Model confidence (mean pLDDT): 83 of 100.
Predicted 3D model of a 145-nucleotide RNA (FMN riboswitch aptamer (RFN element)).
The sequence was found by an Rfam model in a public genome assembly.
It matches the Rfam family "FMN riboswitch aptamer (RFN element)". About the family: The RFN element is a highly conserved domain that is found frequently in the 5'-untranslated regions of prokaryotic mRNAs that encode for flavin mononucleotide (FMN) biosynthesis and transport proteins. This element is a metabolite-dependent riboswitch that directly binds FMN in the absence of proteins. In Bacillus subtilis, the riboswitch most likely controls gene expression by causing premature transcription termination within the 5' untranslated region of the ribDEAHT operon and precluding access to the ribosome-binding site of ypaA mRNA.The FMN riboswitch structure, reported in present an FMN-bound six-stem junction, adopts a butterfly-like scaffold, stapled together by opposingly directed but nearly identically folded peripheral domains.
RNA sequence: UUGUUUUUUCGGGGCAGGGUGUGAUUCCCUACUGGCGGUACAGUCCGCGACCCGCGCAAGCGGUGGAUCCGGUUGGAUUCCGGAACCAACAGUGAAAGAAGACGGCGAUGACCGUCCUCUUAAGUCUGGAUGGAAGAAUAAGCAA
Repeated sequence: UUGUUUUUUCGGGGCAGGGUGUGAUUCCCUACUGGCGGUACAGUCCGCGACCCGCGCAAGCGGUGGAUCCGGUUGGAUUCCGGAACCAACAGUGAAAGAAGACGGCGAUGACCGUCCUCUUAAGUCUGGAUGGAAGAAUAAGCAA
């Protein structure tokens, strides 16, 4: 140094400011965040993990699932620099949006307005599973070369 077994530790971030309003970290403007390995330094390339679904007593196996371009530098960059974009599991809450219905209003009879009710959709940043777990990273010891 490499391989292998074991130990211990670590191992996911973010609504700050303003607007409307009785009420919003959920609506609007703006802001902010970016797991692990690979590779010229990557949320958007390749691969993996988390989450979710199915099978299984279990170990585990299988599956679903997101997003980038332009210019520059370079031998080489969808990774750097400049610019402009885009994406973000499941469950919950929810004043937003859409639809059906009931009732009411009118110098206006409307693709109108108001109230009520039901259904559907609705938070990357809030709450929860999770003081969890993983990809993995480091550490110490043994063994082998």